[in-house]
This is a predicted complex of two RNAs, RNase P RNA and transfer RNA, with 448 nucleotides together.
RNA sequence: AGAGAAGGCCGGAUGGUCGCCGGCCGCGGCAACGCGGCGGGAGGAAAGUCCGGGCUCCGCAGGGCAGGGUGCUGGGUAACGCCCAGGGGGGGCAACCCCACGGACCAGUGCCACAGAAAAUAGACCGCCGCCCCAGAAGGGCGGUAAGGGUGAAACGGUGAGGCAAGAGCUCACCAGCAGCCCGGGUGACCGGGCUGGCUUGGCAAACCCCACCCGGUGCAAGGCCAAAUAGGAGAGCGGGUCGCCCGCCCGAUGCUCUCGGGUUAGGCCGCUGGAGGUGCCGGGCAACCGGCAUCCUAGAGAAAUGACCGUCGCCCUGGGCCAGGAAACUGCUCAGGGCACAGGACCCGGCUUACAGGCCUUCUCUGGCG
RNA sequence: GCCCCCGUAGCUCAGGUGGACAGAGCAGCGGUUUCCUAAACCGCGUGCCGGGUGUUCGAGUCACCCCGGGGGCACCA
Repeated sequence: AGAGAAGGCCGGAUGGUCGCCGGCCGCGGCAACGCGGCGGGAGGAAAGUCCGGGCUCCGCAGGGCAGGGUGCUGGGUAACGCCCAGGGGGGGCAACCCCACGGACCAGUGCCACAGAAAAUAGACCGCCGCCCCAGAAGGGCGGUAAGGGUGAAACGGUGAGGCAAGAGCUCACCAGCAGCCCGGGUGACCGGGCUGGCUUGGCAAACCCCACCCGGUGCAAGGCCAAAUAGGAGAGCGGGUCGCCCGCCCGAUGCUCUCGGGUUAGGCCGCUGGAGGUGCCGGGCAACCGGCAUCCUAGAGAAAUGACCGUCGCCCUGGGCCAGGAAACUGCUCAGGGCACAGGACCCGGCUUACAGGCCUUCUCUGGCG
Repeated sequence: GCCCCCGUAGCUCAGGUGGACAGAGCAGCGGUUUCCUAAACCGCGUGCCGGGUGUUCGAGUCACCCCGGGGGCACCA
């Protein structure tokens, strides 16, 4: 210098004018409200609503079935499908990245198109070998054979030697893999080593399924209080309620549910925002995270405000000039024009995922050059 | 705000538990017939299966993440 890898951060600043939405104070007003002042007013994703919790109510949710989810190990956490650390597998020269990663003889069922002889208790198309027919070759028939060819995503261990009519774990040695046992290390997943065994047992569970663990439902339109109004009407059902079902439980007869009809400016207040909160320091831990101390915090409304214009500065893009006396590129200064994304709270948090102009910082890897 | 459903040809829809070329009707185009048109008959094409990633030998179908569209849910008596 070039090409990369990982992690973190910012995501316009400032001044003026005119506005928007809440809160508090003062003045005026019976009140509604008006005027003035002070202070506050979106994000890293506020988003998608994909997970998990807080909170709320239901009859505390007990049992069974069904259904859904998760799926290597250990830890973190309020909890998680998230995060951290580790194991195993895969990719990359490397930094590093990716993995829905339990179970496929030893529970069961199912599927594997086309091609191919044969696709899962294997299998003879070509080839090779033996025997028979034939005077012999060719050809034909019977049988053996999975070493070779060919097909396929996948063909029932690999190499070598022996062996054989030809072959073959048929036998042996080594290697790979499987199962069982033992030893050592580790909390564990697992790793290392040894012995024995039969010689070898395909893939799909994001197919049904099996195993282990988890899950009650409901969602701020939850729920509580107040006010206004009416036909406190008609029809149907006998049960209704948490939950899809059953048991159990609770309530229940001028009662309850459903439908139609009626009413309400789809009213007001609470819930409502200070919380598993941010920052700094110290301590524990490899880390995620936890504990202690100090300090900081002010949207919370209604289908819903945080904006517009101008000036200066910053950044980016395009074009020109300084710039030529080989050309191009880069950098700097300057001028003109254009641009500064994605997107916006609606009960609140922890995650994941997705969108995002442009820019900054730290650490690391590989290649080349120079010293 | 919460919950649910759908996306296959220009339009309306099929595609049991993944497999040969993804189909039907209407519409459209070409031809025959007719003086011309319509009707009738014959023939034809039309698709990244809303997009992406993954699982599998193989995805319209299975899983996940996005995109677009549609529907429902107030309170009182």